[in-house]
């Protein structure tokens, strides 16, 4: 890097160095000099793998703003127009915390 598979509405931050970006991508909307990314220390959450099982949280990852922050594609709906009794067309810059998908992230396994 590719493939398979599971999960993604819960949870969990302080200090030091540093100094302008960050939230994958695009659009939005946010976070940021009351200090972003990154690195270090300590702490925490969680329970995927190991620890035979359970318990536990010892080891390996992971994670610690916002639902994966929201949307992106399709369906169905809300709504609008026409038609007039169930059809036709349109179809939201975020509507509907809807269903599925795509993409992404993480674990485990394989190449």
């Nucleotide at each position: 890097c590719u493939c398979u598979u599971a999960u993604c509405c819960a949870g969990a931050g302080a200090g030091g160095c540093a100094g302008a970006g960050g939230g994958a991508c695009c659009g939005g909307c946010c976070c940021g000099a009351u200090g972003a990314a990154g690195c270090c220390u300590c702490g925490g959450c969680a329970a995927c793998c190991u620890g035979a099982u359970a318990a536990c949280a010892a080891g390996g990852u992971g994670c610690c703003a916002a639902a994966u922050c929201c949307g992106g594609c399709a369906g169905c709906g809300a709504c609008c127009g026409c038609a007039u009794u169930u059809g036709c067309g349109g179809g939201a810059a975020a509507g509907g915390a809807c269903u599925g998908g795509a993409a992404g992230a993480u674990g485990a396994g394989a190449g």
This is a predicted structure of a 111-nucleotide RNA (SAM riboswitch aptamer (S box leader)) from a Thermoflexales bacterium. It matches the Rfam family "SAM riboswitch aptamer (S box leader)". Rfam describes the family as follows. The SAM riboswitch is found upstream of a number of genes which code for proteins involved in methionine or cysteine biosynthesis in Gram-positive bacteria. Taxonomically the source falls in Thermoflexales (Bacteria, Bacillati, Chloroflexota, Thermoflexia).